[in-house]
RNA sequence: GAUUUAUAAAGAAGCGCAGAGAGAACAGGCUCAUUGAAGCGCUAGCAACCCACCCGGCAGAUCGGGCGAAAGGUGCUAAAUCCUGCUCCUGGCAAGGUGCCAAGGAGAACUAUAAACG
Numbered sequence: 001g002a003u004u005u006a007u008a009a010a011g012a013a014g015c016g017c018a019g020a021g022a023g024a025a026c027a028g029g030c031u032c033a034u035u036g037a038a039g040c041g042c043u044a045g046c047a048a049c050c051c052a053c054c055c056g057g058c059a060g061a062u063c064g065g066g067c068g069a070a071a072g073g074u075g076c077u078a079a080a081u082c083c084u085g086c087u088c089c090u091g092g093c094a095a096g097g098u099g100c101c102a103a104g105g106a107g108a109a110c111u112a113u114a115a116a117c118g
């Protein structure tokens, strides 16, 4: 870096360095920020993907459920992935040719993380 699968409305912050932008990219919105953001470091925490243990299940592999967080590998600790963008359904408005809506719902895509694979 490609692919596959799963998850993403829950949860969890202090200090120091630093000094103007930040919230992935583009557009629109909204928000955070000199009462010091982003980033980096330290400490603390959250969670439970990997993991430990138990149960179920299979010819085997895969798999399902429960439980734990002491140790280890990651991750995460403003706002729903901050919201919208594409498709469909419903609703509303307008028009009489097929439109519009930051109204509700479902899905997709994108992105992030984990595990697997090469």
Base pairs, nucleotide, nucleotide: 003116004115005114006113007112008111013043014042015041016040017039021032022031023030026085027084028083029082044077045076046075049073050072051068053066054065055064056063086107087106088105089104090103091101092100093099
A computed fold for a 118-nucleotide RNA from a Cyclobacteriaceae bacterium, annotated as SAM riboswitch aptamer (S box leader).
Its mean pLDDT, the model's own confidence on a scale to 100, is 77.
Rfam family: SAM riboswitch aptamer (S box leader). Gene Ontology term of the family: regulation of gene expression.
The sequence was found by an Rfam model in a public genome assembly.
The organism belongs to Cyclobacteriaceae, within Bacteria.